[in-house]
Context: one part of a larger RNA
RNA sequence: ACCACGUUAAGGAACUCGGCAAAUUAGCCCCGUAACUUCGGGAGAAGGGGUGCCCCAUUAGGGUGAAGGCCUUCGCGGCUGGAGCUCGAGGGGGUCGCAGCGAAGCGGCCCAGGCGACUGUUUAGCAAAAACACAGCACUCUGCUAACUCGUAAGAGGAUGUAUAGGGUGUGACACGUGACCAAUGCCGAAAUGUCAAAGGGAUCUGUUAUCCUUCGGGAGAAGCGGUGAACUGAAGCACCGGUGAAUGUCGGCCGUAACUAUAACGGUCCUAAGGUAGCGAAAUUCCUUGUCGGGUAAGUUCCGACCCGCACGAAUCGUGUAACGAUCUGGGCACUGUCUCAACGUGGUUCUCG
Repeated sequence: ACCACGUUAAGGAACUCGGCAAAUUAGCCCCGUAACUUCGGGAGAAGGGGUGCCCCAUUAGGGUGAAGGCCUUCGCGGCUGGAGCUCGAGGGGGUCGCAGCGAAGCGGCCCAGGCGACUGUUUAGCAAAAACACAGCACUCUGCUAACUCGUAAGAGGAUGUAUAGGGUGUGACACGUGACCAAUGCCGAAAUGUCAAAGGGAUCUGUUAUCCUUCGGGAGAAGCGGUGAACUGAAGCACCGGUGAAUGUCGGCCGUAACUAUAACGGUCCUAAGGUAGCGAAAUUCCUUGUCGGGUAAGUUCCGACCCGCACGAAUCGUGUAACGAUCUGGGCACUGUCUCAACGUGGUUCUCG
């Protein structure tokens, strides 16, 4: 010096990103217990008091219930009886210590807010959370050889189930709600028209030449065998038409106007598929920003309550609340402390120096 512990005057978070760590609290009995609430909770809320041993004392009272007695349908029966054993609150008196749950073990508490309803699950080995799941809600597919999944297949799961069932997707208890837009994309429907593959179809043109013609150079050319391949027929899809948002998604701009000013209920105009409704809002979202006002502090970039100018909230990628819950996150307070002012001493161990 380091590691693990123990104790500490006065102060008591001044430490620090942050009370991290440590300390406090602690068992049992009694009293007492708020807001809020889904009436279950919250709650061991909080906050108080008691606690050993001896005597009165074989305490009051409780449990069990023997012998004996009576009855008897003779039963391992019924009634009575109270011995013995055992549990034991409370009261009075006394007594010892600093201290009586005397050791060990054994909740610190409260207020306010964010997120997630909850119990659960998770990055085996840096993350336990606000992430995942969840019951509930909704949409959608599936009529049974179901949809869907695995497999080349046979086959299997789904399910020895049958729409109150099964699969997929989103949301995520509960309460109150869930607005506008179908133009784009997706999905669904309808199948008239257009487009459209293979295939069918073979028109036309063409190669070859039996034959014929010839100016002897060549020309024409049936059938057959080949090549080319038009019209026409031709499914889904797409186009077209319509529906659909708890489908993917989207939800404006400029100018003017009121008898102080300011502001604009009001008006005009352009664009759009339609221009963000309720609710919330400097928020896990606010750049400017430590916004402004209020609260809390002597002093507060955090926190709480408001305001609304929402850079860039917003309604199942849910909106807003919410009791209970949380090794969650944020702010404050009480208690408590070597976290600190500011360090000291001690115990055990390690390192180092000398030997």
Large-subunit ribosomal RNA, domain IV from a marine metagenome, 355 nucleotides, folded computationally. The prediction has a mean pLDDT of 88. The full RNA is in RNAcentral, with records from SILVA. Its Rfam family is "Bacterial large subunit ribosomal RNA". Rfam links the family to the GO terms structural constituent of ribosome and ribosome.